[in-house]
Context: one part of a larger RNA
């Protein structure tokens, strides 16, 4: 390399988004490039394969006689598949006016607790722990009361639920902008799918320069526990935690399950439209009390019907087993990544990136 795999054994890149490349709906016509068919020549001999023969057989040897393949004349077919003309709507955009949502990003506000100060009342003890100590306090702590600053966070109702976002991730209100998902209608008419390269995004810690520091708290330093201790218990208590503006680019970034399309029994549950139904207003029609039709409103009632999204449980089916199972680990088809015994190794060198930390990419001897 082929085979053959990739939830748990070794394997799905952390997510999007695009180039070149692969693959490509439906219908009808042209061409004949690939394909079919026919036909011509080449592709030494020997080898190898096949029938006969000779050395006692045998391995050896002499000989007949076909290819398969591939490259090349000629001929032919038109399903496929490619190219080109001409429609098509079911794929896929896109307009509209609606519905959903903790989607992003900016401004401006708001609300709560604990921390600090100040007043006031009050007097000797408070904090802490398995027990304490260290530490606060008669320079008046702590407790109550009352009020102020600064900064972080967003309580209940509501969160192990549901939602929404390509992943990270995302709960206070409000406005503005950008996106995003449903389902109708129209409109364009294959415009699609996947996607090395390449762009952007990327928790948390860290990194630069300036704002900012309430609470928390590496590192540090008492203090105790121990035969001892760089821990873990305890009392301080800075870097961080916040804000801006640039970097780093990792993660059990997990559903340990790429993306997209198509096909297949069925229960129950939740969620978001639709539609039917039911009420009440109103306009038309027939008509004369009522019925049909349309429009707007509001309401819940239903074991109703369709579809979206999320879970449970399971027919077939599948799997090594566990389990999965219409949101598939089934059955298919399209492209990409990726993987080949354990350690040496998320190393080493190079070579790119980065201010560094350090990341990408990534091996061998040896050894079992």
């Nucleotide at each position: 390399c082929u085979a053959g795999g990739c939830g748990u054994a070794a394997a799905g890149g952390g997510c999007u988004u695009u180039u070149a490349g692969g693959u490509g709906g439906u219908u009808a016509g042209a061409u004949g490039g690939g394909u079919u068919u026919u036909u011509u020549a080449u592709a030494a001999a020997a080898u190898a394969c096949u029938g006969a023969g000779g050395c006692u057989u045998a391995a050896u040897c002499u000989u007949u006689g076909g290819a398969a393949u591939a490259u090349u004349u000629u001929u032919u077919a038109a399903a496929c598949u490619a190219u080109u003309u001409a429609a098509c709507u079911g794929g896929a955009a896109u307009a509209u006016a609606u519905u959903a949502g903790a989607u992003a990003u900016a401004u401006a506000g708001a609300a709560c607790a604990a921390u600090u100060u100040u007043a006031a009342u009050g007097u000797a003890a408070a904090g802490g722990u398995a027990g304490a100590a260290u530490u606060u306090g008669u320079u008046a702590a702590a407790a109550u009361u009352a009020a102020a600053a600064g900064g972080a966070u967003u309580g209940c109702c509501g969160u192990c639920a549901g939602g929404u976002g390509g992943a990270g991730a995302c709960c206070c209100u409000a406005u503005a902008u950008a996106a995003u998902a449903a389902a109708a209608u129209a409109u364009u008419g294959a415009c699609a799918c996947u996607c090395a390269a390449g762009a952007g995004c990327u928790a948390a810690a860290g990194u630069a320069u300036g704002a900012g520091u309430u609470u928390c708290a590496a590192a540090u330093g008492g203090g105790a526990a121990u035969u001892g201790u760089u821990a873990g218990c305890c009392c301080a208590g800075u870097a961080g935690u916040u804000c801006a503006u640039a970097c780093c680019c990792u993660g059990a970034c997990c559903u340990a399950u790429g993306u997209g399309u198509a096909u297949c029994u069925g229960a129950u549950u939740a969620u978001a439209a639709a539609u039917u139904u039911u009420u009440u207003a109103u306009a038309c029609u027939a008509a004369a009390a009522u019925a049909g039709u349309g429009u707007a409103a509001a309401u819940u009632u239903a074991u109703a019907u369709u579809u979206u999204u999320a879970a449970u449980c399971g027919a077939a089916g599948u799997a090594a087993a566990c389990g999965c199972g219409u949101u598939a680990a089934a059955u298919a088809c399209a492209c990409c990544g990726c993987c080949u015994a354990g350690g040496a190794a998320c190393u080493a060198c190079a070579a790119g990136c980065g201010c560094a930390a350090g990341c990408u990419u990534g091996a061998a001897a040896c050894u079992u």
Molecule: small-subunit ribosomal RNA, central domain
Organism: wastewater metagenome